[in-house]
This is a predicted structure of a 365-nucleotide RNA (Bacterial RNase P class A) from a Gemmatimonadales bacterium. NCBI's taxonomy places the organism under Bacteria, Pseudomonadati, Gemmatimonadota, Gemmatimonadia, Gemmatimonadales. The RNAcentral record of the sequence draws on ENA. Of the family's consensus pairs, 94% are formed in the model. The gene name in the source record is rnpB.
RNA sequence: CUGGCCGAGCGUGAUGGUCGCGGGCGCCGCGAGGCGCUCGAGGAAAGUCCGAGCUCCAGCGGGUAGACUGCCAGGUAACGCCUGGGCGCCGAAAGGCGACGGACAGGGCCACAGAGAACAGACCGCCCGUCGGGCAACCGCCGGGUAAGGGUGAAACGGUGGGGUAAGAGCCCACCGCGGCGCUGGCAACAGCGGCGGCACGGCAACCCCCAGUCGGAGCAAGGCCAAAUAAGCGGCGAGGUGUGACCCACACCGACAGCACAAGCCGCGGGUAGGCUGCUCGAGGCGGCCGGCGACGGCCGUCCCAGACAGAUGACCAUCUCCCGCAAGGGAAACAGAACUCGGCUUACGGCUCGACCAGGGAA
Numbered sequence: 001c002u003g004g005c006c007g008a009g010c011g012u013g014a015u016g017g018u019c020g021c022g023g024g025c026g027c028c029g030c031g032a033g034g035c036g037c038u039c040g041a042g043g044a045a046a047g048u049c050c051g052a053g054c055u056c057c058a059g060c061g062g063g064u065a066g067a068c069u070g071c072c073a074g075g076u077a078a079c080g081c082c083u084g085g086g087c088g089c090c091g092a093a094a095g096g097c098g099a100c101g102g103a104c105a106g107g108g109c110c111a112c113a114g115a116g117a118a119c120a121g122a123c124c125g126c127c128c129g130u131c132g133g134g135c136a137a138c139c140g141c142c143g144g145g146u147a148a149g150g151g152u153g154a155a156a157c158g159g160u161g162g163g164g165u166a167a168g169a170g171c172c173c174a175c176c177g178c179g180g181c182g183c184u185g186g187c188a189a190c191a192g193c194g195g196c197g198g199c200a201c202g203g204c205a206a207c208c209c210c211c212a213g214u215c216g217g218a219g220c221a222a223g224g225c226c227a228a229a230u231a232a233g234c235g236g237c238g239a240g241g242u243g244u245g246a247c248c249c250a251c252a253c254c255g256a257c258a259g260c261a262c263a264a265g266c267c268g269c270g271g272g273u274a275g276g277c278u279g280c281u282c283g284a285g286g287c288g289g290c291c292g293g294c295g296a297c298g299g300c301c302g303u304c305c306c307a308g309a310c311a312g313a314u315g316a317c318c319a320u321c322u323c324c325c326g327c328a329a330g331g332g333a334a335a336c337a338g339a340a341c342u343c344g345g346c347u348u349a350c351g352g353c354u355c356g357a358c359c360a361g362g363g364a365a
Base pairs, nucleotide, nucleotide: 001361002360003359004358006356007355008354009353010352013321014320015319016318017317018316019315021040022039023038024037025036026035027034028033042336046347047346049345050344051343052342053341054219055218056217057216066215067214068213069212070211071085072084073083074082075081086100087098088097089096090095101210102209106208107207108204109203110202123150124149125146126145127144128143129142131140132139133138158176159175160174161173162172163171177199178197179196181194182193183192184191185190223278224277225276226275233269234268235267236266237265241262242261243260244259245257247255285304286303287302288301289300290299291298292297322333323332324331325330
């Protein structure tokens, strides 16, 4: 330098001015409001897919169903996330990808092709024998042996080589694979080595299932407070208005009395609609340094305060600089997207720019 591979960071540029919008603080004003200072979107604010905080409800024992997770160790508040390691696959390498427990607990499935798809099978072949044909090589029928070779398939009941045999075959042997045993290393997953077994044990669990672990529900429109209006309910007042009682010797009426009850209405409580306040932004927080750790991460110290709206603010214009196009005049500055209780992740979208580690090839000193 070229090609590759991984990671970190930035991301509609910078400064100044004018106008405008939302929050906070201060001052002025009886108030409406005004003035000044200050702060004001993202790396994903997104999808709402996981895990938490916080709040309310239910519950506080055991079992079952259901859902999710699934190599090992660590990190974390927690996780289905992250880091490191193991194993498998891909790549020449840096590196990438992996739902990666169990297939003798049981059930089920294995399309098409093929003779045969699980404790299988003989289509073409190979070999032996009888008989027939042929001078012979050889050919054919029948009977038997065989699975080395061919063929089908994603997969054919161990592989390669040798011995052996009529031809063959773990029939025998070596190595590899597989199974189980022991030793060594490692916290472990696992790896290495030794000797044994002649092969018995196909694949699928992202099919049921088995094993192990985890799991209450709803969500800031959670929840709390204040509180016009209004229904139920409760309390008080309530015109002798109504009923009743009692009084006037008895009865009726009138009258006078005022003990009890009733209630239209009024007042208060209650209740909680409209509305307002709160929850609400200081937090598992950001930045810097040192220390521990391979790392994820943790500890200590210092420093900073950094949106909190409720129809929902974060915008527009001008000048200069910077960058791009153009000889110039001049033109342009582009992606995905936009907070709504808050964090930790994952995933998805994204024009472009910067920096670093590593791998391979080439060149120069």